The prediction has a mean pLDDT of 85. Predicted 3D model of a 1505-nucleotide RNA (small-subunit ribosomal RNA) from an uncultured bacterium.
RNA sequence: AGAGUUUGAUCAUGGCUCAGAUUGAACGCUGGCAGCAUGCUUUACACAUGCAAGUCGAACGGCAGCAUAGAGAGCUUGCUCUCUGAUGGCGAGUGGCGAACGGGUGAGUAAUACAUCGGAACAUGUCUUUAAGUGGGGGAUAGCUCGGCGAAAGCCGGAUUAAUACCGCAUAGUCUCUUCGGAGUAAAGUGGGGGACCCUCGGGCCUCAUGCUUGAUGAGUGGCCGAUGUCGGAUUAGCUUGUUGGUGAGGUAAUGGCUCACCAAGGCUUCGAUCCGUAACUGGUCUGAGAGGAUGAUCAGUCACACUGGAACUGAGACACGGUCCAGACUCCUACGGGAGGCAGCAGUGGGGAAUUUUGGACAAUGGGGGAAACCCUGAUCCAGCGAUGCUGCGUGCGGGAAGAAGGCCUUAGGGUUGUAAACCGCUUUCAGCUAGGAAGAAAAGGUUAUAGUUAAUAUCUAUAAUUUAUGACGGUACUAGCAGAAGAAGCACCGGCUAACUACGUGCCAGCAGCCGCGGUAAUACGUAGGGUGCAAGCGUUAAUCGGAAUUACUGGGCGUAAAGAGUGCGCAGGCGGCUCUUUAAGACAGGUGUGAAAUCCCCGAGCUCAACUUGGGAAUUGCGCUUGUGACUGGAGAGCUAGAGUGCGGAAGAGGGGGAUAGAAUUCCUGGUGUAGCAGUGAAAUGCGUAGAUAUCAGGAGGAAUACCGAUGGCGAAGGCAGUCCCCUGGGCCAGCACUGACGCUCAUGCACGAAAGCGUGGGGAGCAAACAGGAUUAGAUACCCUGGUAGUCCACGCCCUAAACGAUGUCAACUAGUUGUUGGAAGAGGAGACUCUUUAAGUAACGAAGCUAACGCGUGAAGUUGACCGCCUGGGGAGUACGGUCGCAAGAUUAAAACUCAAAGGAAUUGACGGGGACCCGCACAAGCGGUGGAUGAUGUGGAUUAAUUCGAUGCAACGCGAAAAACCUUACCUACCCUUGACAUGUGCAGAACUUUAUAGAGAUAUAUUGGUGCCCGAAAGGGAGCUGCAACACAGGUGCUGCAUGGCUGUCGUCAGCUCGUGUCGUGAGAUGUUGGGUUAAGUCCCGCAACGAGCGCAACCCUUGCCACUAGUUGCUACAUUUAGUUGGGCACUCUAGUGGGACUGCCGGUGACAAACCGGAGGAAGGUGGGGAUGACGUCAAGUCCUCAUGGCCCUUAUGGGUAGGGCUUCACACGUCAUACAAUGGCGCGUACAGAGGGUUGCAAACCCGCAAGGGGGAGCUAAUCCCACAAAGCGCGUCGUAGUCCGGAUUGUUCUCUGCAACUCGAGAACAUGAAGUCGGAAUCGCUAGUAAUCGCGGAUCAGCAUGCCGCGGUGAAUACGUUCCCGGGUCUUGUACACACCGCCCGUCACACCAUGGGAGUGGGUUCCACCAGAAGUAGCUAGCCUAACCGCAAGGAGGGCGGUUACCACGGUGAGAUUCAUGACUGGGGUGAAGUCAUAACAAGGUAGCCGUA
Repeated sequence: AGAGUUUGAUCAUGGCUCAGAUUGAACGCUGGCAGCAUGCUUUACACAUGCAAGUCGAACGGCAGCAUAGAGAGCUUGCUCUCUGAUGGCGAGUGGCGAACGGGUGAGUAAUACAUCGGAACAUGUCUUUAAGUGGGGGAUAGCUCGGCGAAAGCCGGAUUAAUACCGCAUAGUCUCUUCGGAGUAAAGUGGGGGACCCUCGGGCCUCAUGCUUGAUGAGUGGCCGAUGUCGGAUUAGCUUGUUGGUGAGGUAAUGGCUCACCAAGGCUUCGAUCCGUAACUGGUCUGAGAGGAUGAUCAGUCACACUGGAACUGAGACACGGUCCAGACUCCUACGGGAGGCAGCAGUGGGGAAUUUUGGACAAUGGGGGAAACCCUGAUCCAGCGAUGCUGCGUGCGGGAAGAAGGCCUUAGGGUUGUAAACCGCUUUCAGCUAGGAAGAAAAGGUUAUAGUUAAUAUCUAUAAUUUAUGACGGUACUAGCAGAAGAAGCACCGGCUAACUACGUGCCAGCAGCCGCGGUAAUACGUAGGGUGCAAGCGUUAAUCGGAAUUACUGGGCGUAAAGAGUGCGCAGGCGGCUCUUUAAGACAGGUGUGAAAUCCCCGAGCUCAACUUGGGAAUUGCGCUUGUGACUGGAGAGCUAGAGUGCGGAAGAGGGGGAUAGAAUUCCUGGUGUAGCAGUGAAAUGCGUAGAUAUCAGGAGGAAUACCGAUGGCGAAGGCAGUCCCCUGGGCCAGCACUGACGCUCAUGCACGAAAGCGUGGGGAGCAAACAGGAUUAGAUACCCUGGUAGUCCACGCCCUAAACGAUGUCAACUAGUUGUUGGAAGAGGAGACUCUUUAAGUAACGAAGCUAACGCGUGAAGUUGACCGCCUGGGGAGUACGGUCGCAAGAUUAAAACUCAAAGGAAUUGACGGGGACCCGCACAAGCGGUGGAUGAUGUGGAUUAAUUCGAUGCAACGCGAAAAACCUUACCUACCCUUGACAUGUGCAGAACUUUAUAGAGAUAUAUUGGUGCCCGAAAGGGAGCUGCAACACAGGUGCUGCAUGGCUGUCGUCAGCUCGUGUCGUGAGAUGUUGGGUUAAGUCCCGCAACGAGCGCAACCCUUGCCACUAGUUGCUACAUUUAGUUGGGCACUCUAGUGGGACUGCCGGUGACAAACCGGAGGAAGGUGGGGAUGACGUCAAGUCCUCAUGGCCCUUAUGGGUAGGGCUUCACACGUCAUACAAUGGCGCGUACAGAGGGUUGCAAACCCGCAAGGGGGAGCUAAUCCCACAAAGCGCGUCGUAGUCCGGAUUGUUCUCUGCAACUCGAGAACAUGAAGUCGGAAUCGCUAGUAAUCGCGGAUCAGCAUGCCGCGGUGAAUACGUUCCCGGGUCUUGUACACACCGCCCGUCACACCAUGGGAGUGGGUUCCACCAGAAGUAGCUAGCCUAACCGCAAGGAGGGCGGUUACCACGGUGAGAUUCAUGACUGGGGUGAAGUCAUAACAAGGUAGCCGUA
């Protein structure tokens, strides 16, 4: 620091997702040790049990229990009992101090809180310092004891007693009050020691210590006040009556409506009051570069709370967690009468939950309370235990070791990998284990001694010094040493991309995975397992959560023409911002100083634990706030001026600017009358409609409403909506020019106010035309539409509403600055001109281009979307939804404000390349047209489908399958079926054994085969033994074999678009890029063929040419060919090679020449010459690619499958079936013909397993025969149509020949299933073929015959050959196919595309809903416990006064005020639920149509009805 994901690809927008860090975590798998941290985030739910606050005998009376001492008694001589508070001490009690700290929790609380900084009107136990005092009396009471009540808790009464408990008196420096004269208010003792002196023998007295009282002082602590800051909601806009202030009083420690009386009517609030929701706050913590965002566990500061609610008491301090009283809920005890309780202290239990520990040890340390102290108490604390919860450290060994072992996995079968890994050899011993030693944390305090102080004092006490002793929970822990032995110690996740890491098998859209994109439908690096690998490691993954990445809320740091986003427009209060000069001020600002910003944390430098985590010393930092000093540039405040902004007056000219009134002509329609006759109107075509009752047409007159042709224009005016005949009246604004005046008066603008097309609404008019709704006619599968004929609201006017539009320049307003060019509107100035007018300059509008710049691109570009400033509005993924609910407005329609649940991974913008269009332009092709002949009808042949079958083997299926693979299915072929056989096999290689190979015959069988049998011993090397080659047989195993599957795993080959003219590359240039350019354009061509132009220049594959053949000529060569000469029956023979021909080599044609057109080009048109003329004709030749096109059955081949069978052999059958359908052909339907007779002319082929002549036989097929020929020699082999003559006479025929019968022929082991042919006989359909459709442009179509391959035989098929030999093409509108350019696109699987809505079904969330049940809150009323305050006539009463009666004072009770719980009623708000109902979302193949995207077939879209 980025990455994945929208697309065929691209850029940008935009969301979703990932990689990082973190956690009080949880879950899954796994788990060795140690240190340090940390551990109920949920029910502030309920709690059994134990402990968590006591202490002081040096305050007190005392002494129950324990111990000691003394005395006494019993006696068992060491035990028991009794007495003595005498001693150590001490239960309970009085009293003092503490219990308000420490510990827990976060419910409440949005300010009575917290943080920071200030302030004045306060209090303060203990403590510090200081001043004064501490005199003298009194009455009670608990305890104890006695009696009583009660189950208990507890209570009552009598008697008696002490104090540092309580109460008077005295004194009063201070203190409080004060009328300044004065008045009032205190106290307590206790302990240690002691020389004189006194004594009632208790002591007094002295002294020290410690208390006590009254003041003052300080420190620390606490209470109060102010300022600033501190979450969300406006679908919460008004709130408030002690409310705001004053005066007085009360109250408090103290200020204050804190409380009360009276007076005034204030106070808060859009800078967000009130209300609702949520929440303890902070230092900090996590993250981040930072700014920020999130958070508030542990530690520290503050607050609040202590079962729920209320209340006060005591006290220095509480309205009190382990106190009191009351009310309520709950739990427990009970003798039923009454009582007790509060773990949000530490452990622990139940419950809740994904989830959070031991009913541990110790006061040794630190700290706290009490005490003079020893000491006691302390679940604070220190430790231990449990948990991988986190952080950190260590270990699970180290070195050598290649036969690269075995095993596993993979494999191209060679090997690779696991892997130096293991084994094996050597070494070490941390940690764990065992044994032994063994800390620091502990020093105060205490004892003793010495010195100093106090003192009368060597006592005591205090301080200091020395010395000495005790104290450890952790814990026999840390640490150290020794012992033994590699010994006891590795897992988890991942391996398609992001993202480091790949193979095999299994599975087969199944099972499953998945953070996003997405994997899985038989070769899955994505599922599961294994091997291997990668990452981290005592952990690793997953889930949840926060920040980051996210500049995706943008202060730092975003946007708004088309992606989401400028309000429809203006005016304008608040607010924000604001021209030039001078003076002043010092609020902002800046600079210096200073106080504070707790500690801890973070950071830096050190230190201590072996290191680290951790702990610790110092520093820095704490970006903040306050105080103070200074500066005066800038902003603000105040004052004085200025004129450049803004405005006013005077002068001009323009305008559909607005409102009102009047008026004009044309046109439509209607009415009246005339003329006139059969149609008019309407459409793609029609029909409805109008018309003989007289329409349309035409003439004249009249009525009425609405709108204003031409001018008229990217012209004008207006803020926008919008505004159009002409004239008059009223009126707003802008522009230009100069002068004068005011003197910043300005810009923008939330809320607000006004205007605001059309449609629509209300009331009243009006109504010609047009025209929702509606009716009819058409169209159509339907047509609630498009088209037609009618037609009502409405459109028009007046008044009042509505307030929305794609209200658009999809572009807020204002100001400044930044190249130009051209047009146009209204002004002004200048120049020229006689004038029309032209030119130059200038400010104001309105258009077209365009530089810089901007933009994702398109585009914008002085009228900015450029560069800046001011202010306002708006946006933050798509859908749900501009919807629901609530509010406001409206007569209504509805408008405005405006969510959420849920759902998707995209939605959207601009541009690119294609493809497509019932878009456009151009061009080509037997594409159409013009012609000729066919197919489709008949019969037959053949192929296919279907059906059938034991099998009818398989493949090919639009063009581009169907006389196709198959250039030959009787057996074979043959792959299929039935039956019978074989199992190393019919075939290949390797091993062993045997045998020469080979061959004869017989038997069984359908045959394969089986059995028996005859002959035969070879070749090479070697002296021999023996070996070798080849072949045959046998045996076992490796293996053979498969026309079995997958052409969607493949190679190769082929078809097709298409012999169409295209398809690309290098360099350069343009573009952010995909891409473009070149290859487009103007011409031309069969052609991307060529020329010209051009940011292109070149090149490649295609085109063309080169190749074959054919057409002309020449040369060469003449046998089997030819033959002018001679000869013959005959090229027969001689001669010859001139000719024909043959087959080799050359020539020839190139737009070369001429004329015209064209651009002086390319080229085209015409002509000449020529055998041939513009590629001469034909063939071969098939670019990049498309169709997962065809073929695993030609061949090759991966994978899978079979292996006594899916292999191999044999016989027979089948591929030849047959209600039917289709394709391709043959023959016909006849006279351009059939038949008969006669007669003429080819080319190209084939032939020895062959072609076969002559001749003979047969009606013929054919048979006999065998000359000749390995072929320019011989044979197949007579070509046929044609021509001549004759006949038939339009008929199912002398046409046509199917079918059938009989008899034959040929091939072949064999013609039954199932061949071909011949003869005779038979003589079917068919009389030119519906819709539709095919071929062909010249030696072509049509027609005629001939040959060949295959082949024993079998040709209407296929491949070739020649003979005869046409017609037509105006032309490119249309159909089909193709090419180029351009345009639109929501398509890219590319129109066989995409895609909308209703309905039906399933599921999900949500709105309404008669209502129902809760929560919160407000108002009114009732009620009123405990408590406090006021009052008090009842009752009670030790201290003081009084001789007494009595009084003062106090208590109880009563009552009043306040008030908690509770009750009743009316609302508000929120949550849950509800029959039924509304729309929404999602779902692989449902139904109906086809609305949108192309001119989407009626252009689309917005508002309204």

Rfam family: Bacterial small subunit ribosomal RNA.